[in-house]
RNA sequence: UUUCGGGGCGGGGUGAAAUUCCCCACUGGCGGUGAUGGCAUCCGAAUGCCGAGCCCGCGUGCCGCACACAAAAGAGCGGCUGACUUGGUGAGAAUCCAAGGCCAACGGUUAGAGUCCGGACGAGAGAAA
Numbered sequence: 001u002u003u004c005g006g007g008g009c010g011g012g013g014u015g016a017a018a019u020u021c022c023c024c025a026c027u028g029g030c031g032g033u034g035a036u037g038g039c040a041u042c043c044g045a046a047u048g049c050c051g052a053g054c055c056c057g058c059g060u061g062c063c064g065c066a067c068a069c070a071a072a073a074g075a076g077c078g079g080c081u082g083a084c085u086u087g088g089u090g091a092g093a094a095u096c097c098a099a100g101g102c103c104a105a106c107g108g109u110u111a112g113a114g115u116c117c118g119g120a121c122g123a124g125a126g127a128a129a
Stems, first nucleotide, its partner, number of pairs: 001129004010024004025115002027104002029058004037050005053102002061080005067074001084100005106118003
């Protein structure tokens, strides 16, 4: 510098009206850690691939500060920003196995939204070349 860089409402119920409520469903960004784990090749050594939404950090979102005549925009700085237990195996489990849970910005809407619409043909942790 270029390219890439978020998924999900299907069925039923109530109702004048709901993909928003109720029942059953469905989804899980990026980096790290990676139980002495799993898989493949293999005599082995070794190599490759996989392995957390709720453990750590980040992004996202909201607010503030500073710069500025003012407004808008804006790199920067600061604050806030979700959610896990039980059992099993084992020397050891925050990541494995099993079960049951829980969480998901802001604005909009004939009726309350993780899944619809909008800011967004945006931004972005980062990834690749």
The RNA shown here (FMN riboswitch aptamer (RFN element)) has 129 nucleotides and comes from a bovine gut metagenome. Model confidence (mean pLDDT): 79 of 100. The model forms 100% of the base pairs in the Rfam consensus. The sequence is in RNAcentral, with records from MGnify.